[in-house]
Two RNAs folded together computationally: RNase P RNA and transfer RNA, 466 nucleotides in total. It holds a member of the Rfam family "Bacterial RNase P class A". From the family's description: Ribonuclease P (RNase P) is a ubiquitous endoribonuclease, found in archaea, bacteria and eukarya as well as chloroplasts and mitochondria. The coordinates come from a structure-prediction model, not an experiment, and the mean pLDDT is 76.
RNA sequence: GGAGUCGGCCAGGCAAUCGCUGCGUGUCCUCUUAACGGGGGAGACGGGGAGGAAAGUCCGGGCUCCUUCGGACACGGUGCCAGGUAACCCCUGGGGGGCGCGAGCCCACGGAAAGUGCAACAGAAAGAUACCGCCGACGCGACGGUGGGCCGCAAGGCCGAUCGGCGCAGGUAAGGGUGAAAUGGUGCGGUAAGAGCGCACCGCGCGGGUGGCAACAUCCUCGGCACGGCAAACCCCACCGGGAGCAAGGCCAAAUAGGGACGUCGCAGGGAAACCUGCAGCGCCGUGUCCGAGCGUGACUUCCGGGUAGGCUGCUUGAGGUCUUCGGUGACGAGGAUCCCAGAGGAAUGGUUGCCCUCGACAGAACCCGGCUUAUCGGCCGACUCCGUUC
RNA sequence: GCCGGCUUAGCACAGCGGUAGUGCAACGGUUUUGUAAACCGUAGGUCGGGGGUUCGAAUCCCUCAGCCGGCACCA
Numbered sequence: 001g002g003a004g005u006c007g008g009c010c011a012g013g014c015a016a017u018c019g020c021u022g023c024g025u026g027u028c029c030u031c032u033u034a035a036c037g038g039g040g041g042a043g044a045c046g047g048g049g050a051g052g053a054a055a056g057u058c059c060g061g062g063c064u065c066c067u068u069c070g071g072a073c074a075c076g077g078u079g080c081c082a083g084g085u086a087a088c089c090c091c092u093g094g095g096g097g098g099c100g101c102g103a104g105c106c107c108a109c110g111g112a113a114a115g116u117g118c119a120a121c122a123g124a125a126a127g128a129u130a131c132c133g134c135c136g137a138c139g140c141g142a143c144g145g146u147g148g149g150c151c152g153c154a155a156g157g158c159c160g161a162u163c164g165g166c167g168c169a170g171g172u173a174a175g176g177g178u179g180a181a182a183u184g185g186u187g188c189g190g191u192a193a194g195a196g197c198g199c200a201c202c203g204c205g206c207g208g209g210u211g212g213c214a215a216c217a218u219c220c221u222c223g224g225c226a227c228g229g230c231a232a233a234c235c236c237c238a239c240c241g242g243g244a245g246c247a248a249g250g251c252c253a254a255a256u257a258g259g260g261a262c263g264u265c266g267c268a269g270g271g272a273a274a275c276c277u278g279c280a281g282c283g284c285c286g287u288g289u290c291c292g293a294g295c296g297u298g299a300c301u302u303c304c305g306g307g308u309a310g311g312c313u314g315c316u317u318g319a320g321g322u323c324u325u326c327g328g329u330g331a332c333g334a335g336g337a338u339c340c341c342a343g344a345g346g347a348a349u350g351g352u353u354g355c356c357c358u359c360g361a362c363a364g365a366a367c368c369c370g371g372c373u374u375a376u377c378g379g380c381c382g383a384c385u386c387c388g389u390u391c
Numbered sequence: 392g393c394c395g396g397c398u399u400a401g402c403a404c405a406g407c408g409g410u411a412g413u414g415c416a417a418c419g420g421u422u423u424u425g426u427a428a429a430c431c432g433u434a435g436g437u438c439g440g441g442g443g444u445u446c447g448a449a450u451c452c453c454u455c456a457g458c459c460g461g462c463a464c465c466a
Base pairs, nucleotide, nucleotide: 001387002386003385004384005383006382007381008380009379010378012356013355014354015353016352017351018350020049021048023046024045025044027042028041029040030039031038032037051362055373056372058371059370060369061368062367063245064244065243066242068293069292070291071290072289073288074287075241076240077239078238079237080094081093082092083091084090095109096107097106098105099104110236111235115234116233117230118229131176132175133172134171135170138167139166140165143164144163145162146161148159149158150157151156184202185201186200187199188198189197203225204223205222207220208219209218210217211216249313250312251311252310259304260303261302263300264299266279267278268277269276270275281297282296283295284294306465307464308463320339321338322337323336324335325334326333327332357360392462393461394460395459396458397457398456401415402414403413404412409446417433418432419431420430421429439455440454441453442452443451
């Protein structure tokens, strides 16, 4: 000097001026009240006023309600190990695998020796198979070649050998070919040809030792390959899970046809009756079934129709921010000091002017937090890696 | 704001691991004096986009985009 990796931060700045919104403290006007008080409005001063993603609503929790709790099965989710946390499909550290020269990055990464299922096309065969090839045995002399013996004057005939050929039943997974995938890999020996058939190394697996909380690593012995792939196929194992969502929910006010229809409203006992008691039924974690306990019940469920579309609350002090000490490799935890930092309800956070620069991206809170994912002009800081050059 | 569902040919839909189909529409032909109907044939697909699992994805999983629907209170 160039190329790159990881982590953190900022999100045009300054000034003037005019506004908007809600909070606090005074002032003034007005309505109501006997008064206290309460409501509405105007203006002044003080201090506050979008984000790193406020977004998607993909996870997890707080909070609120559901007249209820426990259990079983179903259903759904998570899935190497250990830890952090209120909790997590999050984070941290570690293990294993993959990529990169490296700093580093990525991984839904439990189980296929419990069972079921799937694998189109091609291929002989897709979980137990022989198509080609290789191999030796047997058969065929009315299959061919080579050379031999015997008979014969010769033509020729007979016998057995060897190399092939054909047929038939086998052996063989080394080679060819098919496929995404073909029954451990390489080498040597061995064999009729072959083959873990034997051996060495590598891979795999049972058992044991050592280290580690563990995942796992490593060493030894043995087995000789049995036990191929897919679980983001069913499934098995382990763990977790009630539902709805601030349009939740609470208080007040206003208004009406406090309307209609289908269905269920049982049995027994007491009582003159009203009614009471018991059993059954029905309802009771909004996902189905079942069981147990408990509670409620004279009305309940569903549908059609009707009315009002007003106010207050929930609402922002919170698993909060900043600084610091200690513990921990770290996520994080514990302690101390200090600060209060949007809270609307048709929905505020803006307009204009001036100056400067690197000319400004994605984008706007709506009950609140912790994460993930996605969008994002550009800039700054720190740590580290590789290459080149010079000293 | 919160909660559900859908996306496959021009249109409406089926297919839910193994070569993407049906109806209507379009185009060509037969029939007819001509048209319609009928019959025969043809073409047309990033299966909303991207990534992953698998030998193989419209289908299974993740993520993004677009479209559609529902919701208050009283009695």